[in-house]
The RNA shown here (small-subunit ribosomal RNA) has 1382 nucleotides and comes from an uncultured bacterium. The prediction has a mean pLDDT of 85. Rfam family: Bacterial small subunit ribosomal RNA.
RNA sequence: AGAGUUUGAUCCUGGCUCAGGAUGAACGCUGGCGGCGUGCCUAACACAUGCAAGUCGAACGGACUCAUACUGAAACCUAGUGAUUUAUGAGUUAGUGGCGGACGGGUGAGUAACGCGUGGAUAACCUGCCGUAUACCGGGGGAUAACACUUAGAAAUAGGUGCUAAUACCGCAUGAGCGCACAGCUCCGCAUGGGGCGGUGUGAAAAACUCCGGUGGUAUACGAUGGAUCCGCGUCUGAUUAGCCAGUUGGCGGGGUAACGGCCCACCAAAGCGACGAUCAGUAGCCGGCCUGAGAGGGUGAACGGCCACAUUGGGACUGAGACACGGCCCAGACUCCUACGGGAGGCAGCAGUGGGGAAUAUUGCACAAUGGGGGAAACCCUGAUGCAGCGACGCCGCGUGAAGGAAGAAGUAUUUCGGUAUGUAAGCUUCUAUCAGCAGGGAAGAAAAAGGACGGUACCUGACUAAGAAGCCCCGGCUAACUACGUGCCAGCAGCCGCGGUAAUACGUAGGGGGCGAGCGUUAUCCGGAUUUACUGGGUGUAAAGGGGGCGCAGACGGCCAUGGCAAGCCCGGUGUGAAAGGUGCGGGCACAACCCGCAGACUGCACUGGUAACUGUCUGGCUGGAGUGCCGGAGGGGUAAGCGGAAUUCCUGGUGUAGCGGUGAAAUGCGUAGAUAUCAGGAGGAACACCGGUGGCGAAGGCGGCUUACUGGACGGCAACUGACGUUGAGGCCCGAAAGCGUGGGGAGCGAACAGGAUUAGAUACCCUGGUAGUCCACGCCGUAAACGAUGUAUACCAGGUGUCGGAUGUCAAAGGCAUUCGGUGCCGAAGCCAACGCAUUAAGUAUACCACCUGGGGAGUACGUUCGCAAGAAUGAAACUCAAAGGAAUUGACGGGGACCCGCACAAGCGGUGGAGCAUGUGGUUUAAUUCGAAGCAACGCGAAGAACCUUACCAGGCCUUGACAUCGUGCUGACCGGGGCAUAAUAGCCCUUUUCCUUCGGGACAGCACAGACAGGUGGUGCAUGGUUGUCGUCAGCUCGUGUCGUGAGAUGUUGGGUUAAGUCCCGCAACGAGCGCAACCCCUGCCUUCAGUAGCCAGCACGUAGAGGUGGGCACUCUGGAGGGACUGCCGGGGAUGACCCGGAGGAAGGCGGGGAUGACGUCAAAUCAUCAUGCCCCUUAUGGCCUGGGCUACACACGUGCUACAAUGGCGCACACAGAGGGAAGCGAAGAGGUGACUUGGAGCAGACCCCAAAAAAGGCGCCUCAGUUCGGAUUGCAGCCUGCAACUCGGCUGUAUGAAGCUGGAAUCGCUAGUAAUCGCGGAUCAGAAUGCCGCGGUGAAUACGUUCCCGGGUCUUGCACACACCGCCCGUCA
Repeated sequence: AGAGUUUGAUCCUGGCUCAGGAUGAACGCUGGCGGCGUGCCUAACACAUGCAAGUCGAACGGACUCAUACUGAAACCUAGUGAUUUAUGAGUUAGUGGCGGACGGGUGAGUAACGCGUGGAUAACCUGCCGUAUACCGGGGGAUAACACUUAGAAAUAGGUGCUAAUACCGCAUGAGCGCACAGCUCCGCAUGGGGCGGUGUGAAAAACUCCGGUGGUAUACGAUGGAUCCGCGUCUGAUUAGCCAGUUGGCGGGGUAACGGCCCACCAAAGCGACGAUCAGUAGCCGGCCUGAGAGGGUGAACGGCCACAUUGGGACUGAGACACGGCCCAGACUCCUACGGGAGGCAGCAGUGGGGAAUAUUGCACAAUGGGGGAAACCCUGAUGCAGCGACGCCGCGUGAAGGAAGAAGUAUUUCGGUAUGUAAGCUUCUAUCAGCAGGGAAGAAAAAGGACGGUACCUGACUAAGAAGCCCCGGCUAACUACGUGCCAGCAGCCGCGGUAAUACGUAGGGGGCGAGCGUUAUCCGGAUUUACUGGGUGUAAAGGGGGCGCAGACGGCCAUGGCAAGCCCGGUGUGAAAGGUGCGGGCACAACCCGCAGACUGCACUGGUAACUGUCUGGCUGGAGUGCCGGAGGGGUAAGCGGAAUUCCUGGUGUAGCGGUGAAAUGCGUAGAUAUCAGGAGGAACACCGGUGGCGAAGGCGGCUUACUGGACGGCAACUGACGUUGAGGCCCGAAAGCGUGGGGAGCGAACAGGAUUAGAUACCCUGGUAGUCCACGCCGUAAACGAUGUAUACCAGGUGUCGGAUGUCAAAGGCAUUCGGUGCCGAAGCCAACGCAUUAAGUAUACCACCUGGGGAGUACGUUCGCAAGAAUGAAACUCAAAGGAAUUGACGGGGACCCGCACAAGCGGUGGAGCAUGUGGUUUAAUUCGAAGCAACGCGAAGAACCUUACCAGGCCUUGACAUCGUGCUGACCGGGGCAUAAUAGCCCUUUUCCUUCGGGACAGCACAGACAGGUGGUGCAUGGUUGUCGUCAGCUCGUGUCGUGAGAUGUUGGGUUAAGUCCCGCAACGAGCGCAACCCCUGCCUUCAGUAGCCAGCACGUAGAGGUGGGCACUCUGGAGGGACUGCCGGGGAUGACCCGGAGGAAGGCGGGGAUGACGUCAAAUCAUCAUGCCCCUUAUGGCCUGGGCUACACACGUGCUACAAUGGCGCACACAGAGGGAAGCGAAGAGGUGACUUGGAGCAGACCCCAAAAAAGGCGCCUCAGUUCGGAUUGCAGCCUGCAACUCGGCUGUAUGAAGCUGGAAUCGCUAGUAAUCGCGGAUCAGAAUGCCGCGGUGAAUACGUUCCCGGGUCUUGCACACACCGCCCGUCA
């Protein structure tokens, strides 16, 4: 000293929370010793029992006991015992008397007060015991307790009679001195007044005891001590408590008191207190101090010390120096106890202790040895004050639980990638030591001359002995030091805040390890701090909470210049007193240290008194003109009030013309109109508002003010400089003004128009739109008193760069219908410094200062409730709390989004062509069904998808039958010599049983290999998790974007670059620019295709030459051409013209096979979707292990009321059928393609030439074109479905294949809403091939043939890009969020 938490991120505002310290604490876990402290905070609740205040016989009379010395009856009979009497002494003591019980001890109920603190005052007072001084103590008297007797009563107690004493009581004497009364003199004081002197009159004292030393007594004065009273200042909260008070305020006169005083009383007056907070209500003992804090402050008032108050509750006095009295009295109340029912007794907030209350607080201890107190002459007695001990980790402090060595880094435990790592020198082991505790011996000081010690056989010292008897608690996600495993699975739980937990939790529980503190550690509660979050030090108010709607103005606060002016209240300097002690601070000292204790110093920031200074504030005095005001002159203005006047327009009425509509809307309807509307002309009525001018122009304090004229009237401004002389500023309360709506009374009412009615819209439409329409809007008078009453910006003054408009004045100047310059006042814009969280403000401040007022202190609850005031009401003003949240909020940033804007692109729309959606079938999916219909994929981006091909297999699913180290991998032991193969039995089939056949190397030990058997490590899993993962893939999207370095700007998130102007398919390029460069993407480089050249020339080709055939590159030969496949060239806006800014680039043209990217492919930036896949593969974790693994047979994946997607075939004549007849490309072929020939209507069979391929085969291309038939029909269209008969593949076509022939001949006549593809060799249409594959494509992947239409254009739909704007969204509009109901 700060930190966490609002956001995707940022800055700010702002609350919440944490880290620190503290406690009379409590609770949880744990607990070895000692020292010093400390311990009912709650029920001022009730108390059993014991103790806490007595003492004095040297005040007194008695009583009792003992001793000594006398006296000595009676009896026993001598050893003595002794009734009785007297004297003395010692002791005990009820009573009288004295002193003390007013101290000490407890508690904090009451008290907001002169109670307390601090400083004064008493000229308004008292003071026992103590000290000093002076004087004195003479002589009498009468009683009364005790006691004795007795009465009443249960008792407590009370009464009667009779004695008796005193330092008890009462007169008398004396009076140095004292009090009082009266008159006088003198001195002094802040007022009343005080002191001194002497005079007269008058009043009041005493107690004795004695050891003869003294003690005691009386009076007066002084001192000391203690107390009493008064005053200044300070001392909690509430105004939702604003008025209070009747002895109240004062006076005169009395009474009373120690003393002043309405303290009390009679009379008189009517005062007194209060916004500087009276009164009332709530709470509270106050202080030194204590805790905290850098301080200022805030909190607190246990222990220790001072003061106060109280003593069961309330009241009262008595005694006394002192009380209205804790352990005294009286009365009343409540409660408890005793009782013989008539009466009595009691007061722990003393020390212990009990019950109760409570989270919670101790022993019915020892001693008066010390310190102190009471009594006493003293000895001494009393003392729960006090000193000690006991209990409690309640706090602070100190000590210990061992120290050194010790690596095989033991065992155990935890973890592990199985190698290790950690616990850990830790332990064991060796050596050593003995603090504490335990044992034994000695043994204090504390007591000033002797004796006397509760503590205490304590502290302390010494000796011997054993590592023995002595460690826990909290935490480990961030804040905050400290991490792993297992368990759990939004459960159980944690949590101070943020927040963890939904199957891999460093946050729950446990364990290992670690961190912190340590005889303690955590938790809870409370206080301060951090919090500058009430801001005096030290905050704010344009938008975060916060400027009153505006003005006038009383109180208050603040206030111009001058004076060698006065005073000295503030202020400053010095001195004095006080600020108790303790505590705190510094320096020392004593307990071994520390805590603790002691000494000294300083501090105590305060108050009071006193001396001084006079700059500043204040005050008094005198002056000034600059602030302010007055006067005169002048112009500007929707400033206000009242009266009058005017035209345009709407509506209505009357009349004319005129006819079928008008009106209204997005479109309509309600409505009006043939009874004549709307339209139009003329006339009239009435109300309201004043077009154009008109303007960030004017006026006003604000609200507000707009036709014209008149009257009355307020303010501002300019000029002049005559007057006053600080007269000023602000302004709590108060008063006045105050839009609209609303209210009251009375008018008025054209238009508009809440409510209301109707028509529409809509899912609904109590709305928006339309047709009507009442209050109201208008006037007069009176209320209301609020608005986003806003510049969201209080008023006033001064100062601090400019530029440019505009309104009202004034001055100067010039070349003067106009300019220029200066100046005062208003009103705008832009901007410097400065300020601001930023936005922004910026001489009209949100800058720099000053003065005053108002207001704010997290969000919600709530401007609500209650109370009060105002109001006719509506309501306004003032204005909480409970409860609840961890945020609410401001400004700015980046995205996403918008039924915001601008620009651009895409088969996105449009323009076209062809489809889907309707039919039948194929195929996939959903659903349903099933023993099973295995699983996955789910908008685009799942659905002819994984699957390039389910009859068995595949196969993961189901049923049944079997196996258990296993179908597969590695390792051990034993046996066999094989294994493989062949055959038989058996089975649904595996499984099972039997027969047969049969190795290699060798050092002869054995080994290799294989099979079988056994054992266990392990195998195995298409079981789960794609939300634990790798890899791979889809998608936005082949969209043009995504970023970085340095620099610059910004407090920062970020921005700039990448934006702008052009251009492009493109962040493509150019230009500009606080940017300059760079990277991933774009493009290019790669492949195919289009033209040419060159090289090569078989299995390809055949122009020329030759041979040859029915036909034929068939042959020789040749590579010219085609073609094949290698290498090159070619296209670059290169050239020309135009446009553009001269650039990029665009348009047109030439040449060229190709022209502006020639066409196509491959290629997919940063990222998004927890997108898809654990069933391709790999893989963490979890799960199964005679089964969730493995084998086999059969079934299923092919089911079928239904729904959807994708396709095929059609519905026909641009067609179908028949006949004859052309032209491809790209592929495939050995368990293969399979020719010719032959058979069959055909599928196909037979056959087996050729071909591992530019050679042979598949192989027929089809559409097209030619000829013919059909003639619009469910057909010569269409082919589903079904019967029969076959062919092929294959162990096997029943479930469940394909094909053929023949027969059958369904739906369907171009398809609703909706929806898909395509911009050129494309769509459409036609056929061909291939992968998979035994067989099984309408699917998929390829190939060529024929070969269109259309694009005006970018308004709209969808998707995307860039810029901009708004935003309360950021899981980002499938967002957020409001209300009702559950």